[in-house]
Context: one part of a larger RNA
């Protein structure tokens, strides 16, 4: 000088930060990942509308509309959030590389033709305490499967062969029936499929650097290399067969111990040392161990399967669970906070959108944990008051300190005024684009009413009154600051030297003083 600190005494306010360093210990409860009806069949609840019944305020019917429980389907649950177990490693850092992937997004390109069978839900029946399971009948799709077509796609023996798709929504013209519906058509928007390029992202390989131990000296059999095959998005002993006998090591292999790495942080003039909380990048992990499935992406924290330990439910047949998410609880510990508010902003997921979800995030709460700022008054005032302490008894000191007098009102208190954080989105409308179109849609503009958790916000104004606000450690030397009383090698102090055995500036108390100050000391730790 520093700290994610703790402990003791003390404690007025604000701003900004940080707050389980220990048991990767066990967890009650709530919440933390959903969304889309403009993909689908349909309608369990709520509301509206229409109709019927009558008991005149309820009952039934209709998915017709808004909507939305369960279900099929799509996208997202691989991000975001957490703790640091493991790992001495291409894990990280840095600099290179080639044999690769990339959903959503962007650019340009070619298509989007014609069919089929089922299945959940619903309904019926059955088993079970439950979790859930089984059978039958029926139904839809942007779910699934063929057919057609296709290249700058894939394979190829260069002859050829293989190989895709899905529709949904808004508006309108015409015809028929005359009112809605149906048919064909036009148009706009959003999608779907194949191949290409880009952007972004991921996987892989290599050089160098990256803790201690030799009281660890030899290690290695898919081991090292070749050929062939398999496998992967992709190079490769990644895997397999055969062949060769290699490969690493005193420039420290192997083994043991310890440890996430970095940007940084801290100290120091620097070199260097110590460290890796918060914030940011990467890695690995998700009760313990193993495994794959789905998918563009996982071998997946709040998915699945198996085994294990533990906990819970049970009708004893069988089932359920995983806070190293946010709060919170027990335990451990010197020690570390609220079972709070809001999606207003920023960002993310889904959706055409409105919007919904979001313990990410933004805020508030708690504790002087830290840094910074402010206040606890200001001026005047000598009779140098009273009291305290000392005294050589005269006085000295506390001390302009107090009282008194004159002022001020920061902060806190009370009352009021009151920004910024708000960009958007909605409704109406004008123009342009598009179009057959004055529909619709898109873009730009205008008008109107609106969107704030924080929040009794910040800031400002007014009111009253010095009013509500100072402690802690030290005073032998180092080291700024001295006397008295008590004690008598006792009680005690102490960082080092050392004090204390009757005059202790070193113990305890008092008066006085010194240093810091809403803090001050002690302990621990680093330089």
């Nucleotide at each position: 000088a520093u700290u994610g600190a703790a402990c003791g005494c003390u404690g007025g306010c604000g701003g900004c930060a940080g707050g389980c360093c220990u048991a990767a210990u066990a967890c009650a409860u709530g919440c933390a990942a959903g969304u889309c009806g403009a993909a689908c069949g349909g309608u369990a609840a709520c509301a509206g509308c229409a109709g019927a019944g009558c008991u005149u305020g309820c009952u039934c019917u209709g998915g017709c509309u808004g909507a939305a429980g369960a279900g099929u389907g799509g996208c997202g649950g691989a991000c975001g959030g957490g703790g640091g177990c493991g790992u001495a490693a291409c894990g990280c850092g840095u600099g290179g590389g080639a044999a690769u992937u990339u959903a959503c997004c962007u650019u340009g390109u070619a298509g989007u033709g014609g069919g089929g069978g089922g299945u959940a839900g619903c309904c019926c029946g059955g088993a079970g305490a439950a979790a859930u399971c089984c059978g039958g009948a029926u139904u839809a799709a942007c779910a699934c499967c063929g057919c057609a077509u296709a290249a700058u796609c894939u394979c190829u023996a260069c002859g050829g062969a293989g190989g895709a798709a899905a529709a949904g929504g808004g508006g309108c013209c015409u015809c028929u029936u005359c009112u809605u519906g149906a048919a064909a058509g036009c148009u706009c928007c959003u999608g779907c499929u194949g191949a290409u390029a880009g952007a972004u992202u991921g996987g892989c390989c290599c050089g160098c650097g990256u803790u201690g131990g030799a009281u660890u000296a030899g290690c290695u059999a898919g081991u090292u290399g070749a050929u062939a095959g398999g496998g992967u998005a992709a190079a490769g002993g990644c895997c397999u067969a055969c062949c060769a006998a290699g490969g690493c090591a005193a420039c420290g292999a192997u083994c043991c111990a310890u440890a996430g790495c970095u940007g940084g942080u801290u100290u120091g003039a620097g070199a260097g040392g110590a460290u890796g909380a918060u914030c940011a990048g990467c890695c690995a992990c998700a009760c313990u161990g193993g495994g794959a499935c789905u998918g563009a992406g996982a071998c997946a924290c709040g998915g699945c399967c198996c085994a294990g330990a533990c906990u819970c439910c049970u009708a004893c047949g069988g089932g359920a669970g995983g806070c190293a998410g946010c709060a919170g609880u027990g335990g451990g510990g010197a020690a570390u906070a609220u079972u709070g508010g809001a999606c207003a902003a920023u960002g993310g997921g889904c959706g055409c959108a409105a919007g919904c979800c979001u313990g990410a995030u933004c805020c508030a709460g708690c504790a002087a944990u830290g840094c910074c700022g402010c206040g606890u008054g200001u001026g005047u005032c000598a009779a140098g008051a009273u009291g305290g302490c000392c005294u050589g008894a005269g006085g000295g000191u506390u001390g302009u300190a107090a009282a008194g007098c004159a002022c001020u009102u920061u902060c806190a208190a009370u009352a009021g005024u009151g920004a910024a954080g708000a960009a958007g989105g909605g409704u109406a409308u004008a123009a342009a684009u598009u179009u057959a179109a004055u529909a619709a849609a898109u873009u730009u503009g205008u008008a109107c009413a609106u969107u704030g958790a924080c929040g009794u916000u910040a800031a400002c104004u007014a009111u009253a009154g010095a009013a509500g606000a100072a402690g802690c450690a030290c005073c032998g030397g180092c080291u700024a600051a001295c006397u008295c009383u008590g004690u008598g090698c006792c009680a005690g102090c102490a960082g080092c030297c050392g004090c204390g055995g009757u005059a202790a500036u070193a113990c305890a108390g008092a008066g006085g003083g010194u240093g810091c100050a809403a803090g001050c000391g002690u302990u621990a730790a680093u330089c």
Small-subunit ribosomal RNA, 5' domain from an uncultured prokaryote, 527 nucleotides, folded computationally.